Description: This is a predicted structure of a 340-nucleotide RNA (Bacterial RNase P class A) from uncultured Anaerostipes sp.
[in-house]
């Protein structure tokens, strides 16, 4: 120096706080379901819990099958439930190195853009160089080897050749086409074959090509269910019920069931899980199988704090669950460990 991996002050005590177990009070808060108080015990945030940026599981609605449209991926092969992740190569490109970094299809299908500058930007002759006409100036022509603009001027070097030049020929590179060997493949080696109008670049431009993709979220949803309002049956006008100590009298129409729907509230969803340690097998690995062991928050306005003592690397960072998992991105004083 690279690259990986582990901790995120330690230790007691004291108060506080959330959830669970017991014990125990109070029993008209509630219709119930459930809910309060107290005491003891037990437990109680993170590497990212964050961003909500991919992918799954869970739940609802929706789907006969197929297409269009949007959308997301993009080098191969593996690993997974699943990815835009991870691993293991390929190719390019840094780094003297261990090693790092790539948004790595296609611009040899088509369309579009490409400031300045330069004669000229997909088109070529501005100087130059050579030939002609000419005394000369200057016309005509040829030429991309040199000068100049440029990010980018019709592959590059070298030789021949030529009037001068040009793949105009050679030869080696480069670049397309075909086989051939090695590999699962990406690809790399080699062969032959095209002189290369395939003419710069830009696909994070439209766009092709291939492959995936139904949508909405836990405030998803799912059960019980006071009132109030409907529905329906029974009973009731010789009645019931307010009013009132009774009786006349007045004023109303109700009582009890049942049903379906549902607010307030309440319960589950919801903490056993692609769960965690150890080992052991397979496999270069991610990962898979096996065996033992082990349970580690669960609120619903939402709890993790404070405070003293000692101790140091000496005042200790970034940050605080909310349905659960796997990944990515960011944010992080440090302190330790392994391989190079």
């Nucleotide at each position: 120096g690279u690259u990986g991996g582990a901790c995120a002050a330690a230790u007691g005590g004291u108060c506080g706080c959330g959830c669970c177990g017991u014990u125990u009070c109070a029993g008209a808060c509630g219709a119930a379901a459930g809910g309060g108080g107290a005491a003891c015990g037990g437990u109680g945030a993170g590497g990212a819990a964050a961003g909500u940026c991919c992918g799954g599981g869970c739940u609802u609605c929706a789907c006969a099958g197929g297409g269009c449209a949007g959308g997301a991926u993009g080098c191969c092969g593996g690993a997974u439930a699943a990815c835009g992740u991870c691993c293991g190569g390929u190719a390019g490109g840094g780094g003297u190195g261990a090693c790092c970094c790539u948004c790595a299809a296609g611009c040899u299908a088509g369309u579009g853009c490409a400031a300045c500058a330069g004669a000229a930007a997909u088109a070529a002759a501005c100087c130059g160089c050579c030939g002609g006409u000419a005394a000369a100036a200057a016309c005509c022509g040829g030429u991309a080897a040199g000068g100049g603009u440029g990010g980018a001027a019709a592959g590059g070097u070298a030789a021949g050749g030529u009037a001068a030049g040009a793949g105009c020929u050679u030869a080696c590179c480069g670049c397309c086409u075909g086989g051939c060997u090695g590999g699962u493949a990406a690809c790399a080696g080699g062969c032959a074959g095209g002189g290369c109008a395939u003419a710069u670049g830009u696909a994070a431009a439209c766009c092709u090509c291939a492959u995936c993709c139904g949508a909405a979220g836990c405030a998803a949803g799912a059960c019980c269910g006071a009132a109030c309002a409907g529905a329906g049956a029974a009973c009731g006008a010789u009645a019931a019920a307010u009013u009132g100590g009774c009786c006349c009298g007045a004023u109303u129409u109700g009582u009890u069931c049942u049903c379906a729907g549902g607010u307030g509230g309440g319960u589950c969803g919801c903490a056993u899980g692609a769960g965690c340690u150890u080992g052991c097998u397979g496999g270069c690995a991610a990962c898979a199988g096996u065996a033992a062991g082990u349970c580690g928050a669960g609120a619903u306005a939402g709890a993790u704090g404070a405070c003293c003592a000692u101790u140091c690397a000496a005042c200790g960072a970034c940050a605080u669950a909310a349905c659960c998992c796997g990944g990515c991105u960011u944010a992080u004083c440090g302190u330790u460990u392994a391989a190079c």
Rfam family: Bacterial RNase P class A. Rfam classes the family as a ribozyme. From the family's description: Ribonuclease P (RNase P) is a ubiquitous endoribonuclease, found in archaea, bacteria and eukarya as well as chloroplasts and mitochondria. NCBI's taxonomy places the organism under Bacteria, Bacillati, Bacillota, Clostridia, Anaerostipes.